Predicted 3D model of a 73-nucleotide RNA (transfer RNA) from a Patescibacteria group bacterium. It matches the Rfam family "tRNA". Rfam describes the family as follows. Transfer RNA (tRNA) molecules are approximately 80 nucleotides in length. NCBI's taxonomy places the organism under Bacteria, Bacteria candidate phyla. The sequence is in RNAcentral, with records from ENA. Model confidence (mean pLDDT): 82 of 100.

[in-house]
């Protein structure tokens, strides 16, 4: 120095040809126990990596910056 690939909840990840952001574990509260643990049910939790550009409309499409990874001089 090129060239790719990934970046979405506290963690691991979905998201069909742009149209209301999800699942799982974690957590929290109720239930159940004699009392834990399991196990049930409801909830909490996101400026979708930054910044702009197209477009009625962006997680999705374009440039560009940054992080990590991984290849090639």
């Nucleotide at each position: 120095g090129c060239c790719g690939a990934u970046g979405u909840a506290g963690c691991u990840c979905a998201g069909g040809u742009a149209g209301u952001a999800g699942a799982g574990c974690a957590c929290a509260a109720a239930a159940u126990u004699g009392g834990u643990a399991a196990u049930u049910u409801u909830g909490c939790g996101g400026u979708c990596g930054c910044c702009a550009g197209u477009g009625c409309a962006a997680g999705u499409c374009u440039g560009g910056c940054c992080a990590u990874c991984g290849g090639c001089u």